[in-house]
Context: one part of a larger RNA
Molecule: small-subunit ribosomal RNA, central domain
Organism: Alphaproteobacteria bacterium
């Protein structure tokens, strides 16, 4: 250097945008850098290898050959890679016409419920549990009716339904705004794919400043349970959960399955479109599920949204523990994150 892998055995980066780099559609012409062929030069000697010879043999020595797979120059070839020029439309994109959607941001609005406050009715319990007790209640609770306040979340619809790159997104209305899909095929003419660094996004918890605080609830307190009970159960309850701005940057960030493209039997459901029939049905594109053939797989299983058959690019793995630790660097207000060993041991 080549050779093996990454759903579950070690291994896909949490996700995107994109720089360098790598890779890249069809035709013609041209150049000849890569590539290929011939020639010349060089590739010291010794050694290795082959042939022959000299010491009685051998080691050793002598002669010849081969090899030195390389490099330079030169003459050619022109398929492929590459450069240049020119053209093309199927890749990619633009345009026009449509419909779908919890996609994002901001503002406003709504009802149910909960808690609290005021008032009325009303009386002895309520609450809670396996059973209880702590707790609340004659200073009138629970229940019930009316009124008021506050915060948070949006029952039903609701669906292996939809949207988003991922995290994620669910009451209604408005404004602003991103993407995808279908149909038309008017336009550009390879403008593409991937992506080390880089930049951005990134649940929950946590942090800073200021607000807010109904319910819930780490910590904490009490009551139970128990041999004990720093728990499970119960009564309370503070951070937090909510908002604004700024950090943090992690996750079973999961499909434990990187991105892109092409190809490879079907059947059934479902979402959004298009086309043809018109009673039911059929065709087609894009998504989303179940089953299943070939094939693959250690098996489980995957199976046109592959874990099948191939190509390109990136990331990652190399026995278990020590350890995602130590040290150092970078980042962070901190918590910590990221990069990431070794001794030793089995």
């Nucleotide at each position: 250097c080549u050779g093996g892998g990454c759903g579950u055995a070690a291994a896909g980066g949490g996700c995107g945008c994109g720089u360098a780099g790598g890779c890249g559609g069809c035709g013609c012409a041209u150049c000849a850098a890569g590539u290929c062929a011939g020639g010349c030069g060089u590739g010291a000697a010794a050694g290795c290898c082959c042939c022959g010879g000299g010491c009685u043999c051998a080691a050793c020595c002598c002669g010849g050959g081969a090899a030195u797979u390389g490099c330079g120059c030169u003459u050619g070839a022109g398929a492929c890679u590459g450069g240049u020029g020119u053209g093309c439309u199927c890749g990619a994109g633009u345009c026009c016409g449509g419909g779908a959607g919890a996609g994002g941001u901001a503002a406003g609005c709504g009802g149910a419920a909960u808690u609290c406050c005021g008032a009325g009715u009303g009386u002895a319990g309520a609450g809670g549990u396996g059973a209880a007790a702590u707790u609340c209640g004659u200073a009138g609770a629970u229940a019930u009716u009316c009124g008021g306040a506050a915060g948070a979340a949006c029952a039903c619809c609701a669906g292996u339904g939809g949207c988003g790159a991922a995290g994620g997104c669910g009451g209604c209305u408005u404004a602003c705004u991103g993407g995808a899909c279908c149909g038309g095929u008017a336009c550009u003419g390879a403008c593409g794919c991937u992506a080390a660094g880089g930049c951005g996004c990134g649940a929950a918890a946590g942090c800073g400043u200021g607000g807010g605080g109904a319910g819930c609830a780490a910590a904490c307190a009490g009551g139970a349970u128990u041999a004990g009970a720093u728990a499970c159960c119960c009564u309370g309850g503070u951070a937090g959960u909510c908002c604004a701005c700024g950090c943090c940057c992690u996750a079973a960030a999961c499909g434990a399955u990187g991105a892109a493209u092409g190809c490879u039997a079907g059947g059934c459901g479902u979402u959004g479109g298009g086309g043809g029939a018109u009673a039911g049905c059929c065709c087609u594109c894009a998504g989303u599920g179940c089953c299943g053939c070939a094939g693959c797989u250690a098996a489980c299983g995957c199976a046109u949204g592959a874990a099948g058959c191939a190509u390109u690019c990136c990331g990652c793995c190399u026995g278990g523990g020590a350890a995602g630790u130590a040290c150092g660097g970078c980042c962070g207000c901190a918590a910590g994150g990221u990069u990431g060993a070794a001794a030793c041991u089995c």